This is a predicted structure of a 1396-nucleotide RNA (small-subunit ribosomal RNA) from an uncultured bacterium.
The sequence is in RNAcentral, with records from ENA.
Model confidence (mean pLDDT): 83 of 100.
It matches the Rfam family "Bacterial small subunit ribosomal RNA".
[in-house]
């Protein structure tokens, strides 16, 4: 710091999404240790149990207990003189001391601890004020404490009640309570002096009068208490300025309400309360109402400004089951663990009545995704009480639980390549895991065992540690006990294999998955983080996507339809004053903690401590005076007034006019009129249309008329009259900033529509009819007493648009564009020059995403207003307002849903858009197809099988240049399993096998007879061959042509397709390649921000047309000779011909046109003339075009079969449909006799002559020829003669019968041919459609490939041999330029509505 995502690509607008940080978190997987923190965010839901506020006996009386002393009862061992004495025993009672404590009393329970329900508030924050206040304990100072009195608890007795808790009678103490005395620097009243201030007033002092205090305790000698007063400190109370969420679909609220006076009340001010009086108070600077919320220091984030948040720590507030009294007590409460009442709930009950309040610490239930122990201790810090010892303290200090967070450490370190094994992968070679492991050496943090052992403890000598035998130190043992999670298509670091097959699944966005998924699942590997890692949720960021910093509004969302004008905002020149804003200095405050900087302490860090700066704020005060403001004086340029003029469809009201349409009356006149693409409905013989004359009515104003004029906009058009608004020019008199904008508000506002009353010619919604397959459309005939017109009133919307708010300042040019007025010059109404105000065009700078705008700005600046914030839902719903309880208008959402919607421009493609051009594309001409029969192919249907592929052009006489077996891939049954053949291994053998004949079988197999003993050698063996076996493998015309190579078709032999550099554009792209000519051609010329180049075109190649030279055998024969008369022979190479090398044609020459070009037209010469004719040759690319069955090949599949083998069948099978051909329908013909002329080919398992046989196909026999020699081989159409005479024929030959020929193992399914006989359809073919522009079409035959045989097909060859083309309007294909477009899978597109 950005990135992904709209498009074929681009730029922009704009949303969505991601990467970062944070958390009181939760969930999933995993989990070693320690330190420091944190831990019910939900039900302010309900709570069992225990604890959380007591203390003081040095305030008081009493009780209980203990000790000591006094006292000595009952009883009594023993003794006895029996009278008694008596140790012992220790009671009652009593004195003293001590311990303890229910009660009275004092202080504290108003702190500490919890929670955030309420609260939009002086609640909080900040800064001030109180001249309107209080303050226990504490500190300082001054003064004082004299003398009395009467009670109530406790207690005792009686008594009620289940209990809680009481009632009555009696006794008693005090630092409890109450008078009296004393008293002022207290309080009150009166009065007086001085000073001060901020209005009421305040401060200090004097005088008089009146009133008010107190408590004692103790170890007996000093303390602690008590009372009054003054001050301090601390803590509070009240008031004020400023700040503090959302909603106007909440606009009016308020009666103690606002103020005053009197009174009351309070610590204190105050409508705080009350009586009376007045009618105010608040509110668009948002009152009231509704919703939400504790506020802050701070925390998170951010560059900052901001945004979000208010857990933990700290300050303030509020609350304590709910509501209320509220009040009491008190220094302080309107009181969490106090009281009373009411409500709900829970518990006890003897049913009469009672008890309770965890939002204290633990804990329980519940709720929830979710949040801990019914722990230890008062050792420390702090608090309450006490003189103190001490007691209390779930505050606090610690421990426990939880990876909830932050921080630190560890799970080893160094060496170690045979790069081990295993895993994964592989092109099988390897690669990777990976120095990783093993192995060697070393170390011991944590955990474990053992020994020692703290600081925290301060005082006051001693004693005192929950944590804790903890931290820490030492020793011991051994690498020993300690790693997971997520991701790996892009964003985003990290890739392969297998499985799956739009299934299962993933996904934050784009998106992945339909058989080769780096996106699903698993594995290996890799990347990241690490005791954690991911996911989910929330906040900020990125997002300049609410824009203060820092955005926009012509077309992307967005300028109000237009004006007038209120509040508000902003505002010209000069001078002086003030100092509100502004700027500067000083002072106070801005708590601590946090954050930043610098230090310090825990081994480090987190954490903690110290210091500093800072806290951008507020307030006070002292200054400055430029700017803003304010005030005073002044100015004229902004603005306005008056005046002279001219222009104008500006407005309103009245009057007048002609043309046209329709209707009415009358005349003339006759059969149609009207209407359309074509028709029909309609009108018309009852006289239309047409035409003439007269009349009526309503509406609108031709020409002029014009990107001309006027108006704020809507809008305004015959002529004329009255009234009236505004703008403009000139001159420069007057006022003196009077201005600009304008939320609300008000006015105006086309058409349509509404209401009342008129009017109604034409036009014309609705409606009716015709046409069309059909339509509620386009088109047509009609038609409304709807409307349009008039008067008055509503409505208030429009693409009310320049899609551009108003105003102001200045900013390059051009215009012989235009409108109005003015000025100068000019004799001038002409002309010319200049200027003000409008209205246009073009174009600099500048702006803009581009298009474009450009003095009439969308430029540079200023003021004010309005509006926008992704698309749809939707300008819809609800609410409200206005309207006629209309139509509808204004304001104006959300749920839900999508990842886009959109603007401008580029390139294509398309158009029943335009311009130009080409092509047998049309037209012109010739001949066909479609109808018949047959042949071949295809579909369909059939079948055991009818193998497969190919399907618009560009499949269908196609693969197939030739299916009887074979081919053959298909079907039935048979047979075989390392296979026919290939490589490797093992064993055996060298008599294994092969040929011929026979038997047998459907065939192969099988059986039988017969013939047939490997090579080399160093003798170890080796090689070769065969058989058998084993597994690796072979094999597959099995799948995928949408995994591929190669090959091919097609657009199309169409003229195109591109590149380098430059230039233009933000860019996609453009330019070049467009333009003017020309051409078959992007062929060439010229011009040009382009200059060049490449692949295509053309040419170079082959055949052919003319000719020259060379060479003549198997070709030829002019001349000579021979001859069996056959170029047969000698001879020759002149000619034909053959095959080599050349020449020739280039717009080269002439004339005209054209631009002095390219080129075109005509001509000469020439065998040939403008590419001479033909062939080969096919640019960049398109169609996921065809082919896995020519071949090759990835992957998948079969392996006793989807492989191999052989027999038979099938591919030929037939109701039908289509395509391509052949033969015909006849006289341009058929048949017959006899006659003539080619070219190009083929030939040895071949072509096969002559001869002979057969009617013939052909047979027998076989010359010649591996070919310019021989053979196939006869060319046919044609020409001559003869016949047939228009008919289903002497046309036509299908079909069928019989008999044959040939090939071949084999001719039944299923060959070709021959002879004789038979003699079908068919008399020129509907709609439609095909080929062809010259040696072409049409027509005639010949050959070849394949092939044993089998063309009507295919590929070649020659013979004779036409017609037509005006031309490019139209159909089709193609090319170039241009234009529109919501298309880009590109019109076989896109897309709307209804129904399912």
């Nucleotide at each position: 710091a950005g990135a992904g995502u709209u498009u074929g690509a681009u730029c922009c607008u704009g949303g969505c999404u991601c990467a970062g940080g944070a958390c009181g978190a939760a969930c999933g997987c995993u989990g070693g240790c320690g330190g420091c923190g944190u831990g019910c965010c939900u039900a302010a839901c309900a709570c069992a149990u225990g604890c959380a506020a007591g203390u003081c006996g040095a305030a008081c009386g009493g009780g209980a207990c203990u000790u000591a002393g006094g006292g000595g009862a009952a009883c009594a061992a023993g003794c006895u003189u029996c009278g008694g004495c008596a140790a012992g025993g220790g009671a009652a009672c009593u004195u003293a001391a001590g311990u303890u404590u229910a009660g009275u009393g004092g202080c504290g329970g108003a702190c500490g601890g919890g929670u955030g329900a309420g609260u939009a508030a002086c609640g909080c924050g900040u800064g001030a004020g109180c001249a309107a206040c209080c303050u226990g304990c504490c500190u300082u100072u001054c003064a004082g404490a004299g003398g009395g009195g009467g009670a109530c608890a406790a207690c005792a007795g009686u008594u009620g009640g289940a209990a809680a808790c009481g009632a009555c009678u009696g006794c008693u103490a005090a630092u409890a309570c109450c008078g009296c005395a004393u008293a002022a620097u207290g309080u009150g009243u009166u009065u007086u002096g001085a000073g001060g201030g901020c209005a009421u007033c305040c401060u200090c002092g004097g005088a008089a009068c009146a009133c008010c205090a107190a408590a004692g305790a103790u170890u007996u000698u000093a303390u602690c208490g008590c009372u009054g007063a003054a001050a301090g400190a601390u803590g509070g109370g009240c008031u004020c300025g400023c700040g503090u969420c959302u909603g106007a679909u909440u606009a009016g609220u308020u009666a103690g309400u606002u103020g005053g006076u009197g009174g009351g009340g309070u610590a204190a001010c105050g409508g705080c309360c009350u009586a009376c009086c007045a009618a105010g108070a608040c509110a668009g600077c948002g009152a009231u109402c509704a919703g939400u919320a504790g506020c802050c220091g701070g925390a998170c984030u951010g560059a900052g400004a901001g945004g979000u948040u208010g857990a933990a720590c700290g300050g303030c507030c509020a609350c304590a089951u709910u509501g209320g009294g509220c009040a009491c007590u008190g220094a302080g409460a309107u009181a969490c663990g106090g009281c009373c009442c009411a409500g709900a709930c829970u518990c006890c009950u003897a049913c009469g009545g009672g008890a309770g309040g965890c939002a204290g610490c633990a804990g329980u239930g519940g709720g929830g995704a979710a949040u801990a122990u019914u722990g230890g201790g008062c050792a420390a810090u702090g608090g309450g009480g006490g003189c103190a010892a001490c007691c209390c303290u779930g505050a606090c200090c610690c421990a426990g639980c939880a990876a909830c967070g932050c921080c630190g450490c560890g799970u080893g370190a160094a060496g170690g390549a045979a790069g081990a094994a295993g895993g994964c992968u592989u092109u099988c070679g390897g690669g990777u895991u990976g120095u990783a492991a093993a192995c060697u050496u070393c170390u011991u943090u944590g955990a474990c065992g053992a020994g020692g052992g703290a600081c925290g403890a301060a005082a006051c000598a001693a004693a005192u540690g929950a944590c804790g035998g903890u931290a820490c130190c030492u020793c011991g043992a051994a690498a020993a006990c300690a790693a997971g999670c997520c991701a790996c298509g892009g964003c985003u670091a990290a890739c392969u294999a297998c499985g799956u097959g739009c299934c299962a699944g993933c996904a934050g966005c784009c998106g992945c998955g339909g058989u080769a998924a780096u996106a699903c699942g698993u594995a290996g590997g890799u990347g990241g983080c690490a005791a954690g890692c991911g996911u989910u949720g929330u906040c900020c960021g990125g997002a300049u996507u609410u824009a203060c910093u820092g955005g926009g509004u012509g077309u992307a969302a967005a300028g109000g339809g237009c004006g007038c004008g209120u509040a508000g905002g902003c505002g010209g020149g000069a001078u002086g004053g003030c100092a509100a804003g502004u700027c500067a200095g000083a002072u106070g405050u801005g708590a601590a903690a946090u954050g930043c900087c610098g230090g310090g302490g825990c081994u480090u860090a987190a954490c903690c401590c110290c210091g500093g700066a800072g806290c951008u704020g507020c307030a006070u005060u002292u200054g400055a005076a430029a700017c803003u403001g304010u005030u005073a004086u002044u100015c004229u340029u902004g603005a306005g007034u008056a005046u002279c003029g001219g222009a104008g469809a500006g407005g309103c009201a009245g009057g007048c006019g002609g043309a046209a349409u329709u209707c009415c009356u009358a005349g003339u006149g006759u059969a149609g009129c009207g209407g359309u693409g074509a028709a029909a409905u309609g009108c018309g013989u009852a006289g239309a249309u047409a035409u003439u004359a007269g009349g009526a009515a309503g509406a609108a104003c031709a020409c002029c008329g014009g990107u001309g004029g006027c108006g704020a906009a809507g809008g305004c058009g015959g002529c004329u009259u009255a009234c009236u608004g505004g703008a403009c020019u000139g001159a420069g008199a007057c006022u003196g900033a009077c201005g600009c904008u304008g939320a609300g508000g008000c006015u105006c506002c086309a058409a349509a529509g509404c209401g009342u009353g008129g009017g109604g010619a034409g036009c014309a919604a609705a409606c009716c009819c015709c046409a069309a397959a059909g339509g509620u459309a386009c088109c047509c005939u009609g038609g409304u007493g709807a409307g349009u017109c008039c008067a008055c009133u509503c409505c208030g919307c429009a693409c009310c648009u320049g899609a551009u708010g108003c105003a102001c300042c200045g900013u390059a040019a051009g215009u012989g564009g235009u409108c109005u007025g003015g000025a100068g010059u000019g004799a001038a109404u002409a002309g010319u020059c200049u200027u003000c105000g409008g209205u246009g065009c073009c174009c600099c700078a500048g702006c803009a995403g581009a298009c474009g705008c450009a003095u009439u700005a969308a430029g540079c600046g200023u003021u004010c207003c309005a509006c926008c914030u992704g698309g749809g839902g939707a300008g819809u719903a609800c609410g409200u307002u206005g309207g006629c309880g209309g139509a509808g208008a204004a304001u104006g959402g959300a749920a839900c849903u999508c990842a886009a919607a959109g603007g401008a421009a580029c390139u294509g493609a398309c158009g029943g858009g335009g311009a130009c051009c080409c092509g047998c594309a049309c037209a012109a001409a010739c001949g066909g197809u479609c109808g018949a029969g047959c042949a071949c192919g295809u579909g369909g249907g059939u079948u055991a099988a009818u193998u497969c592929g190919g399907c618009g052009c560009a499949a269908c006489g196609c693969g197939a240049a030739g299916a009887a077996c074979c081919u053959u891939a298909c079907c039935c049954g048979u047979c075989u399993u390392u296979g026919c053949g290939a490589u490797c291994c093992c064993a055996a053998u060298g008599a294994a096998a092969c040929c011929c004949g026979g038997a047998g079988u459907g065939a192969c197999g099988u059986c039988u007879g017969u013939g047939c003993c490997c090579u080399c050698u160093u003798c170890g063996g080796a090689g070769c061959a065969u058989u058998g076996g084993u597994g690796a493998c072979a094999g597959g015309u099995g799948g995928u042509g949408c995994a591929u190579g190669g090959u091919u078709g097609u657009c199309g032999u169409c003229a195109g397709c591109u590149c380098g550099u430059c230039u233009c554009g933000u860019g996609a792209g453009a330019u070049g390649u467009u333009g003017g000519g020309u051409u078959a051609c992007g062929u060439c010329c010229c011009g040009c921000a382009a200059c060049g180049a490449g692949c295509g075109c053309a040419a170079c190649c082959c055949c052919u047309a003319u000719u020259u030279c060379c060479a003549g055998u198997a070709g030829c024969c002019a001349g000579c000779g021979g001859u069996u008369u056959g170029g047969c022979c000698g001879g020759g190479c002149a000619c034909u011909c053959u095959g080599g090398a050349g020449a020739g044609a280039c717009u080269g020459c002439c004339a005209g046109g054209g631009a002095u070009a390219a080129c075109c037209u005509g001509g000469a010469g020439g065998a040939a003339g403008g590419u001479g004719g033909g062939g080969a040759g096919g640019a960049c690319g398109u169609c996921a075009a065809a082919u896995c069955a020519u071949c090759a090949u990835c992957c998948c599949c079969c392996u006793c079969a989807u492989g191999a083998u052989g027999u038979g069948g099938g591919c030929u099978g037939c109701a039908c449909a289509c395509g391509u051909g052949c033969u015909a329908c006849a006289a341009c013909g058929g048949c017959g006799u006899a006659a003539a002329c080619a070219a190009a080919g083929a030939g040895a398992a071949g072509c096969g002559a002559a001869g002979u046989c057969g009617u013939g196909a052909g047979g027998c026999a076989g010359a010649g020829c591996a070919a310019a020699u021989c053979u196939c081989a006869a060319a046919a159409a044609u020409a001559c003669c003869g016949u047939c005479u228009c008919a289903g024929u002497u046309c036509g030959g299908a079909u069928u019968g019989u008999a044959g020929u040939c090939u071949g193992c084999a001719a039944c399914u299923c060959g070709a041919c021959u002879a004789c006989a038979u003699g079908a359809a068919g008399c020129u073919g509907g709609a439609a459609u095909c080929g062809c522009u010259a040696g072409u079409a049409a027509u005639c035959g010949c050959g070849a490939a394949u092939c044993a045989g089998a063309a009507a097909g295919u590929c070649g060859c020659g013979g004779g041999g036409a017609a037509u083309a005006c031309g490019u309007u139209c159909c089709c294909c193609g090319g170039u330029c241009u234009u529109c477009u919501c298309c880009a899978c590109c019109c076989c597109c896109c897309c709307c509505g209804u129904c399912a």